[in-house]
Molecule: Bacterial RNase P class A
Organism: Gaiellaceae bacterium
């Protein structure tokens, strides 16, 4: 220098002048100041916070799932095992439990788990055919060797079907084979060591399929609806309670009492609109300094950074570069994710590359 790879950061600058939105001051002319992102985004997951709900346990249904720290938690980070990828930096992983228990394995195959004999090998038995050279006077020997069918038994090596055929590889062994036996490997258990652990290594032992993104089992967690949450505020109106030395109308011949209207007088009072709150100081941001492998924590400083409610953040003009993506706040926070022209900076790789 190229090649990748892993991290972090920029996201047009400067000035006029007009314009919209918050605040603050104002002699009401108007002045100061302050105004989008790294994603504001999908709304995917955790939370604060508000209401409603809730004796206490449990079922039942969901979530999540290697370890160990860190976080308020979290489909979150961190640093580690292990396992797939790469030549390497390094990326990737729903990664608990198949020795509770139930179920599963499509098509294809003779069989899909204590399996299986379809083709093929082996064995003896029954049938059926059947031979030379040679030897021999002959009879006969050689010889029922050997093919072939058949039913039986044995066999997982070998073909064939499969995502997968019951550890693998090579030797011994057998009629033929087989962890039937040795060797190495792979896995599984037991014991030892190291190691908080996950798990590594090493001895040893007999022989050994696979799905829990299949019910389940273990273990930790979870009540609902979201700022259109939710509160306040005069006045009035809807509409209810209570009272009456008030009038009427029934029950009564009548009085009391009851009830019913009406009328006054008090209290209580929505729901929408409209105003205002909540609303933006907050698990907050900046550098430093300590601890820590690191996520992160901690000590003192310093800083205020949008807050609208039909919804503000532009436009025009000048100069200048590398000619400017992606996109645009609406209750606030951590996160994942997913979209981004173009450029910059810091490590680290070295199979195929240059010097």
């Nucleotide at each position: 220098c190229c090649u990748g790879c892993a991290g972090g950061c920029c996201g047009g600058g400067u000035g006029a002048c007009c314009g919209c939105g918050a605040g603050c001051c104002u002699u009401c002319g108007g002045g100061c100041c302050c105004g989008a992102g790294g994603a504001a985004a999908g709304u995917c997951c955790g939370g604060a916070c508000a209401c409603c709900g809730c004796a206490g346990g449990g079922c039942a249904g969901g979530a999540c799932g290697c370890u160990g720290g860190g976080g308020a938690a979290a489909c979150c980070c961190c640093a580690g095992g292990c396992g797939g990828c790469g030549a390497a930096a390094g990326c990737c992983g729903a990664c608990g439990g198949a020795a509770a228990g139930u179920g599963g394995c499509a098509c294809a195959g003779a069989a899909a788990g204590g399996a299986g004999a379809c083709c093929g090998c082996c064995g003896g038995c029954a049938g059926c055919g059947a031979a030379a050279a040679g030897c021999u006077c002959u009879c006969g020997c050689g010889a029922g060797a050997c093919g072939c069918u058949g039913a039986c038994g044995g066999u997982a090596a070998g073909g064939g079907u499969g995502a997968a055929a019951a550890g693998g590889u090579g030797g011994g062994g057998u009629a033929a084979g087989a962890g039937c036996c040795c060797a190495c490997c792979a896995g599984c258990g037991u014991c030892g060591u190291g190691g908080u652990g996950a798990c590594a290594c090493g001895a040893c032992g007999g022989c050994u399929u696979c799905c829990a993104a299949a019910c389940c089992c273990c273990g930790u967690c979870c009540g609902g609806u979201g700022c259109a949450a939710g509160g306040u505020g005069a006045a009035g109106c809807a509409g209810g309670c209570u009272c009456c030395g008030u009038c009427g109308a029934c029950g009564c011949a009548g009085c009391c009492c009851g009830c019913c209207g009406a009328g006054g007088a008090g209290c209580c009072g929505g729901g929408u609109a409209c105003a205002c709150c909540g609303c933006u100081c907050g698990a907050g941001c900046c550098a430093c300094c300590g601890g820590g492998a690191g996520a992160c924590c901690g000590a003192g400083g310093g800083c205020c950074u949008a807050g609208a409610g039909a919804g503000a953040u532009g436009g025009u003009c000048a100069c200048c570069c590398u000619c400017g993506a992606c996109a645009g706040a609406a209750u606030c926070c951590g996160g994942c994710u997913u979209a981004c022209a173009g450029g910059c900076c810091u490590g680290c790789u070295a199979c195929c590359g240059a010097a």